[in-house]
RNA sequence: UACUUAUCAAGAAAGGCAGAGGGAAAGGCCCAAUGAAGCCUUAGCAACCGUCUCUUCCAAAAAAGAGAAAUGGUGCUAAUUCCGUCGCGGCGUAAAAACCGGGGCUAGUUAAGUC
Numbered sequence: 001u002a003c004u005u006a007u008c009a010a011g012a013a014a015g016g017c018a019g020a021g022g023g024a025a026a027g028g029c030c031c032a033a034u035g036a037a038g039c040c041u042u043a044g045c046a047a048c049c050g051u052c053u054c055u056u057c058c059a060a061a062a063a064a065g066a067g068a069a070a071u072g073g074u075g076c077u078a079a080u081u082c083c084g085u086c087g088c089g090g091c092g093u094a095a096a097a098a099c100c101g102g103g104g105c106u107a108g109u110u111a112a113g114u115c
Stems, first nucleotide, its partner, number of pairs: 002114005008108001013042005021031003027083002043077003047074003051068006081107001086103001088101003
């Protein structure tokens, strides 16, 4: 990088350096010199793996479920993944667009595994 599975309407801040962008995607709408991105330090959140406890199962192990903690490995700390692919329905129109609704429909984030 690619593939598979699961998750994404909850949660969570300050300081220093730095100096203009950032929110993945056209566009929208927001954030930003009352300081963006990036780097460092401390703090916090709790999704996955891992740890521990209990239950089911079992001779045992393995496996499954629930809970706890934040010591471990990643991750995260504006706005629903901010909205936004695609197509379906509604509304509307000369026809459209806008608007509304919902969809494991696309893309993306994160984790675990495989190559």
Predicted 3D model of a 115-nucleotide RNA (SAM riboswitch aptamer (S box leader)) from a Chitinophagaceae bacterium.
It matches the Rfam family "SAM riboswitch aptamer (S box leader)". From the family's description: The SAM riboswitch is found upstream of a number of genes which code for proteins involved in methionine or cysteine biosynthesis in Gram-positive bacteria.